[in-house]
Context: one part of a larger RNA
């Protein structure tokens, strides 16, 4: 000098954009953060008879999005390759979608419990469950053969369902190289290293198991202990390099602590399940409930870090045929000069160089065109009026086409009355009044731009380094003057 997620002191007018628990991965009151589908199903209730509401069964989604950095020195990450894989939804192709059956929730009756939550009986539906049939292609095969599917809805054209092939996307796996410091850590390893057989996985593999062999690693630093999420980047620097990994983006890991699996295309699952533990809460003492490292918010810790806000209008996501519903993702608003950037606090004239202050060699000098005074302007703030873009869509009706027995329905294309904005009466524009409402902080011995007087007297104090102060201190304190930066200025901390 530059930088900062900064803090502290003094000060503080406005706006735009960014950013805001770096500490206790400490504990959490309260609300919200993941639902949706009646065009899969039965039932109950309401009904303007058009339809709607409710719990339940069923489907899809809760593996995304959001948070955090505890762990991890590792194929975790980065980069470049690889083969032995899976992939819901999406796209393209091929072929099917046949015949039956038995339950069960809800509901009803009875009943246990303080509650959480159950139990028994009767009985019902399905795109829930099961059997059979069929198999172009599919899988296994000793090549003879063997095995395996489906679901309908509304109604007549759509949406589905099953099998399979390919694609796309995503994910799993393997390898080369790179990736902190300690030798006051020198040896370490028995599923350890390799092989064969069995098992397991979507898949390779000691992944696992039995047997066999005795290997594999290490001063080019194994092992052990310390520290740490990694990267794109950020910062500094002429560069090489150093430091760093907030925000944004990619990847990993984690979800009270430890372990486990279930479901599923996908999890060993933040707002799912089970077990154990610590903690908190309820209890009728028998037993139960919970997990903010989601958004707000509280306590605590700390030098220190915000609102228990608005809206789904836009973008995106889930579900749905759609209308739509949900969305603390997101879009916005609120708070704090925390940062960067921009603007303003007026402009021109004005010497009797006024008064006052300070200094003085007492002549004067300086503050100083500064003020007063005259003229002008009105940004920003204030008040008044007008007032957006961000909106794409959705949609009654009408027309044409398709389908059909049908001029019902339904589907496609066009048309399109009407209608959708949280921000927000915001941005912006116009007008009104009046210089009116808007300047501080720090320094002045040298480094280093800027000096005098008074007070103090090695005291009180200053100080980044050198050093000042013991009676004339340009170095302490005050004043006047001056220098620097400026809505900031200075100090502290950290990095180069």
């Nucleotide at each position: 000098g530059a930088a900062c997620g900064a803090a502290c002191g003094c000060u503080g007018g406005c706006g735009g954009c960014a950013g805001g628990c770096c500490u206790a991965a400490c504990a959490c009151a309260u609300g919200c953060a993941a639902g949706u589908c009646g065009a899969g199903c039965g039932c109950a209730c309401c009904u303007u008879c058009g339809g709607g509401u409710g719990a339940g069964c069923g489907g899809c989604g809760g593996a995304c999005g959001g948070g955090u950095u505890a762990g991890u020195a590792a194929c975790g990450c980065g980069u470049g390759g690889g083969a032995a894989u899976a992939u819901a939804c999406c796209c393209a192709g091929u072929u099917c979608u046949a015949a039956g059956g038995a339950a069960u929730a809800g509901c009803c009756u009875c009943u246990g419990g303080a509650a959480a939550c159950g139990g028994a009986g009767a009985g019902u539906a399905a795109u829930a469950c099961c059997u059979u049939a069929u198999a172009c292609g599919c899988c296994c095969u000793u090549a003879g053969g063997g095995g395996g599917a489906a679901a309908g809805a509304u109604u007549u054209a759509u949406c589905g369902g099953a099998a399979u092939u390919g694609g796309a996307u995503u994910a799993g796996c393997c390898c080369g190289c790179g990736u902190u410091a300690g030798a006051u850590u020198a040896g370490a390893u028995a599923g350890u290293u390799g092989g064969u057989g069995g098992g397991g996985u979507a898949a390779u593999g000691g992944c696992u198991u039995a047997c066999c062999a005795a290997g594999g690693c290490g001063a080019u630093g194994a092992u052990c202990g310390g520290u740490a999420g990694c990267u794109g980047g950020u910062u500094u620097g002429a560069g090489a390099g150093g430091a760093u990994g907030a925000u944004c983006a990619g990847c990993c890991a984690c979800a009270c602590u430890g372990g486990g699996a279930c479901u599923g295309a996908g999890a060993c699952a933040c707002g799912g399940c089970c077990c154990a533990g610590a903690c908190u809460c309820c209890u009728a003492c028998g037993g139960g409930a919970g997990g903010c490292a989601g958004c707000a918010g509280u306590g605590g810790g700390g030098a220190a870090u915000a609102u228990u806000g608005c809206a789904c209008a836009a973008u995106g996501g889930g579900c749905g045929a759609a209308a739509g519903c949900c969305u603390g993702a997101u879009g916005c608003a609120g708070c704090g000069a925390c940062g960067c950037c921009g603007c303003g606090u007026g402009c021109g004239g004005g010497a009797a160089g006024a008064a006052g202050g300070c200094c003085u060699u007492c002549g004067g000098g300086u503050u100083g065109u500064a003020a007063a005074c005259c003229g002008c302007u009105u940004u920003c703030a204030g008040c008044a009026g007008g007032g957006a873009a961000g909106a794409a869509g959705g949609a009654a009706u009408g027309a044409g086409g398709g389908c059909c027995a049908a001029u019902a329905c339904c589907c496609c294309u066009c048309u399109g009355a009407c209608u959708u904005g949280a921000c927000g009466g915001u941005a912006c524009c116009u007008g009104c009044a009046g210089a009116a409402g808007a300047a501080g902080c720090u320094c002045c011995g040298g480094c280093u731009a800027a000096u005098u007087u008074c007070g103090u007297g090695c005291c009180a104090g200053c100080a980044g380094c050198c050093g000042c102060g013991g009676u004339a201190a340009u170095a302490c304190g005050a004043a006047a003057g001056g220098g620097g930066c400026a809505a900031g200025c200075g100090u502290u901390g950290u990095u180069c």
The part of an RNA shown here (small-subunit ribosomal RNA, 5' domain) has 496 nucleotides and comes from an uncultured bacterium.
The coordinates come from a structure-prediction model, not an experiment, and the mean pLDDT is 86.
RNAcentral holds the full RNA, with entries from ENA and SILVA.
Rfam family: Bacterial small subunit ribosomal RNA. Rfam links the family to the GO terms structural constituent of ribosome and ribosome.